[in-house]
């Protein structure tokens, strides 16, 4: 140099056009002498940056930027 792949709450991912979701952590409860666990509640991402396409984009396109793996 070239070609794929990924980038979504803190973590690990899910979601292929129509108001963002799960585990797990994180706070509060409730239980214990107390602590873990358990069960109940609850907070937090406008989805790596711009730019287009659409009535509407995390989701489709085009750059850029970061990891990751191949090839020369």
């Nucleotide at each position: 140099g070239c070609c794929a792949c990924u980038g979504u709450g803190g973590c690990u991912c899910a979601g292929a056009g129509g108001u963002a979701g799960a585990g797990c952590g994180g706070c509060a409860g409730u239980u214990u002498c107390g602590u873990a666990a358990a069960c109940u509640g609850u907070a937090g991402g406008c989805c790596g940056g711009g730019g287009g396409u659409u009535c509407g984009a995390u989701u489709c396109c085009c750059u850029c930027c970061a990891g990751u793996g191949g090839c020369u």
Annotation:
The RNA shown here (transfer RNA) has 72 nucleotides and comes from Candidatus Methanoplasma sp. The organism belongs to Candidatus Methanoplasma, within Archaea.